RNA sequence: GCUUCCAUAGCUCAAUGGAUAGAGCGUUGGCCUCCGGAGCCAGAGAUCGAGGUUCGAUUCCUCGUGGGAGCA
Numbered sequence: 001g002c003u004u005c006c007a008u009a010g011c012u013c014a015a016u017g018g019a020u021a022g023a024g025c026g027u028u029g030g031c032c033u034c035c036g037g038a039g040c041c042a043g044a045g046a047u048c049g050a051g052g053u054u055c056g057a058u059u060c061c062u063c064g065u066g067g068g069a070g071c072a
Base pairs, nucleotide, nucleotide: 001071002070003069004068005067006066007065010025011024012023013022018055027043028042029041030040031039048064049063050062051061052060
């Protein structure tokens, strides 16, 4: 330099173009308990950036940014 894949919560991952973007772990509060790091209940927390298509974009298209793989 070329090709290709990926980017969603603190971490690991879901989500046919359509309902309030979900789950596990973690975290916060409460309950329980002799104690709680076990158990139960509840909460906070995210779509890499800028455009485009569409009634509607996490999803499709373009460019950029970052990362992985292959080739040179």
Background: Predicted 3D model of a 72-nucleotide RNA (transfer RNA) from a Pseudomonadota bacterium. It matches the Rfam family "tRNA". Its family is annotated with triplet codon-amino acid adaptor activity in the Gene Ontology. By type it is a transfer RNA. Rfam's curators write: Transfer RNA (tRNA) molecules are approximately 80 nucleotides in length. The source organism's lineage runs through Bacteria, Pseudomonadati and Pseudomonadota. Its mean pLDDT, the model's own confidence on a scale to 100, is 80.